[in-house]
RNA sequence: AGGGCUGUAGUUAAAUGGUAUAACAGCGGUCUCCAGAACCGCUAUUGGGGGUUCGAUUCCCUCCAGCCCUG
Numbered sequence: 001a002g003g004g005c006u007g008u009a010g011u012u013a014a015a016u017g018g019u020a021u022a023a024c025a026g027c028g029g030u031c032u033c034c035a036g037a038a039c040c041g042c043u044a045u046u047g048g049g050g051g052u053u054c055g056a057u058u059c060c061c062u063c064c065a066g067c068c069c070u071g
Base pairs, nucleotide, nucleotide: 001070002069003068004067005066006065007064010024011023012022013021018054026042027041028040029039030038047063048062049061050060051059
């Protein structure tokens, strides 16, 4: 320099263009002498910008970060 892949909650991962979801973690509660376990509930997320569309995590462009390949 060229090509490819990935980016979603604190972490690991889902999601046919149509309400962003689960597990663990965190917080609160029930239970318990206390704690743990179990159960119930709550909080929090689409890497940045732009475009297409009635509607974008999804399609397009660009930038950023990480990884891989070629030279």
Transfer RNA from Candidatus Woesebacteria bacterium RIFCSPHIGHO2_01_FULL_38_10, 71 nucleotides, folded computationally.
The RNAcentral record of the sequence draws on ENA.
The coordinates come from a structure-prediction model, not an experiment, and the mean pLDDT is 82.
Its Rfam family is "tRNA". Rfam classes the family as a transfer RNA. Rfam's curators write: Transfer RNA (tRNA) molecules are approximately 80 nucleotides in length.
Taxonomically the source falls in Candidatus Woeseibacteriota (Bacteria, Bacteria candidate phyla).
The same sequence occurs in records of 2 taxa.